[in-house]
């Protein structure tokens, strides 16, 4: 080249049930306000809406446990370029989510600082540092120092 494997709170996907999301979002009632002014990501130009009270009351993201399923660049995560939503409606434009598309970056898990998202003190994701911890080099070889998965291990 091929193939089969290892790293362990390993990694990703998907269904169920749960909790939280929240007595929030929104319907209804019932009363009050209507200028002007504010609010709906930003501009234009519309269109809706504001306040007190009761009543009923979600969801979708993210989350934890379980079964399955597919795997060890597994997967993540910045760029690029395209398509399909969302944000009241048109249009620009920002921001944002899903598939695919590029180019690089990171062996892996955990802890802790910082930041971003998020309803959140949950959790993700970035980066920075601390140990561990597997793999190959070196070596003064009980241990230390390096190095990256495009690596390493074993058959061909």
């Nucleotide at each position: 080249g091929a193939u089969a494997g290892a790293g362990g709170c390993g990694c990703g996907g998907u269904a169920u049930u749960u909790a939280u999301c929240a007595g929030u979002a929104g319907u209804c009632c019932a009363c009050a306000u209507a200028c002007c002014g504010g609010c709906g990501c930003g501009g234009a130009a519309a269109c809706g809406c504001c306040g007190u009270g009761g009543a009923c009351g979600a969801a979708a993201g993210g989350a934890a446990a379980u079964g399955c399923c597919g795997c060890c660049g597994a997967a993540g995560c910045c760029c690029u370029u395209g398509g399909c939503g969302g944000u009241u409606u048109u249009c620009c434009g920002g921001c944002u989510g899903c598939c695919a598309u590029c180019u690089g970056c990171u062996g892996g898990g955990a802890c802790a600082g910082c930041g971003c998202a998020g309803a959140a003190c949950a959790u993700g994701c970035g980066c920075u540092g601390u140990a561990c911890u597997g793999u190959c080099g070196c070596a003064u070889u009980u241990u230390g120092c390096g190095g990256a998965g495009u690596g390493c291990u074993a058959u061909u």
A computed fold for a 156-nucleotide RNA from uncultured Ruminococcus sp., annotated as Lysine riboswitch aptamer. The model forms 100% of the base pairs in the Rfam consensus.